[in-house]
Context: one part of a larger RNA
RNA sequence: UUGGGCGUAAAGGGUGCGCAGGCGGUCUGUUAAGUUCAGGGUGAAAGCGUGGAGCUCAACUCCAUACAGCCCUGAAAACUGGCAGACUUGAGUACGGAAGAGGGAAGCGGAAUUCCAUGUGUAGCGGUAAAAUGCGUAGAUAUAUGGAGGAACACCGGUGGCGAAGGCGGCUUCCUGGUCCGUUACUGACGCUCAGGCACGAAAGCGUGGGGAGCAAAUAGGAUUAGAUACCCUAGUAGUCCACGCCCUAAACGAUGAGAACUAGGUGUCGGAAUUUUCGGUGCCGCAGCUAACGCAUUAAGUUCUCCGCCUGAGGAGUAUGCACGCAAGUGUGAAACUU
Numbered sequence: 001u002u003g004g005g006c007g008u009a010a011a012g013g014g015u016g017c018g019c020a021g022g023c024g025g026u027c028u029g030u031u032a033a034g035u036u037c038a039g040g041g042u043g044a045a046a047g048c049g050u051g052g053a054g055c056u057c058a059a060c061u062c063c064a065u066a067c068a069g070c071c072c073u074g075a076a077a078a079c080u081g082g083c084a085g086a087c088u089u090g091a092g093u094a095c096g097g098a099a100g101a102g103g104g105a106a107g108c109g110g111a112a113u114u115c116c117a118u119g120u121g122u123a124g125c126g127g128u129a130a131a132a133u134g135c136g137u138a139g140a141u142a143u144a145u146g147g148a149g150g151a152a153c154a155c156c157g158g159u160g161g162c163g164a165a166g167g168c169g170g171c172u173u174c175c176u177g178g179u180c181c182g183u184u185a186c187u188g189a190c191g192c193u194c195a196g197g198c199a200c201g202a203a204a205g206c207g208u209g210g211g212g213a214g215c216a217a218a219u220a221g222g223a224u225u226a227g228a229u230a231c232c233c234u235a236g237u238a239g240u241c242c243a244c245g246c247c248c249u250a251a252a253c254g255a256u257g258a259g260a261a262c263u264a265g266g267u268g269u270c271g272g273a274a275u276u277u278u279c280g281g282u283g284c285c286g287c288a289g290c291u292a293a294c295g296c297a298u299u300a301a302g303u304u305c306u307c308c309g310c311c312u313g314a315g316g317a318g319u320a321u322g323c324a325c326g327c328a329a330g331u332g333u334g335a336a337a338c339u340u
Base pairs, nucleotide, nucleotide: 003312004311005310006309007294008293012308014200015199016198017197021193022192023191025087026086027085028084029083030082031081033080034079035076036075037074038073039072040071041070042069049065050064051063052062053061054060090190091187092186093185094183095182096181097180098179102176103175104174105173106172107171108170109153114148115147116146117145118144119143120142124135125134161168162167205246206245207244208243209242210241214240215239219235220234221233222232257307258306259305260304261303262302265285266284267283268282269281270280271279272278273277289296290295313340314339315338322333323332324331325330
């Protein structure tokens, strides 16, 4: 490389948009680039293959023949392509409806924790397996009233919903994206996929400026222990929160790329339209089929097609090196020797 593969053995890119490229619905006409066929040219000789011949055989030698490819001429027009025209089922638009923690901004709310002030009140509180550190007669804990501030939104809440993924949950308003259903009016293949590219991308982390209630890496103390740089306890700083700018990684998981078509059923649930079904989502069970098995099974891991990504024993190693990006942390790309 071919082949074979990618749920769990190595292997689906974190996700989307999308240029180039690849692939592309139905009908008619035309063309003849691909395609098929015919003829011709070329395809040096030797060699190889095949069929013969000659040295007694063989090696060896001789004769004949063959091949892909390329070029030219002609024929055909089914398929692919080009051109022209038409179509509506793919795709989209319009109209009428529907649901939703989809996104952004502003405002508002109650419960709780903490702190502050004041009242009541007195000796404990807290914490654990048990304790101690800690807090408390300078009046704590408890309780009541008032106030401050930050963060998160109990119940509803649900194999419920929305989003491409990450993710999204108090309420109201404004701005805004997508989806679904119905009518079938319009456009008329406008489509699918997508190397590069661009955008988004949990948490942690970084820069500048704010904020800081609770929690809490680091850190300190108390325990435990042979030790205890831990598990438990008391404290506690970054951080967690906001704005702007970076970082770009995750078991970024359904460990399952996207799109299209087809292939028994049963039973829940969400959103529509209807009137007995149907469309779109989301679960469970299960046949055929598939699978090494587990299992998957119209939401396929079944049967096929198109396009992209990726794998090729283990370790060395996601290391070294180079390059690119980054403020840094580091990220992306990514070997070999050697060992087995």